[in-house]
RNA sequence: UCUGCGGUAGCUCAAUGGUAGAGCAACCGGCUGUUAACCGGUAGGUUGCAGGUUCGAGUCCUGCCCGCAGAG
Numbered sequence: 001u002c003u004g005c006g007g008u009a010g011c012u013c014a015a016u017g018g019u020a021g022a023g024c025a026a027c028c029g030g031c032u033g034u035u036a037a038c039c040g041g042u043a044g045g046u047u048g049c050a051g052g053u054u055c056g057a058g059u060c061c062u063g064c065c066c067g068c069a070g071a072g
Base pairs, nucleotide, nucleotide: 001071002070003069004068005067006066007065010024011023012022013021018055026042027041028040029039030038048064049063050062051061052060
């Protein structure tokens, strides 16, 4: 330099172009003599950045940044 894959909540990951979710973690509560476990709930998002297409983009297109793998 080129090619492929990936970047979404604190972490690990979902999401057919049509309301951005789950598990764990955090917080609050229930249960318990207490803790743990278990159960219920709450909060938490500029979907890497900038544009484009579209009535509508996490998703499609272009450029850039970062990570991993491969080629030279």
Predicted 3D model of a 72-nucleotide RNA (transfer RNA) from a Candidatus Pacearchaeota archaeon. The organism belongs to Candidatus Pacearchaeota, within Archaea. It matches the Rfam family "tRNA". It is annotated as a transfer RNA. From the family's description: Transfer RNA (tRNA) molecules are approximately 80 nucleotides in length.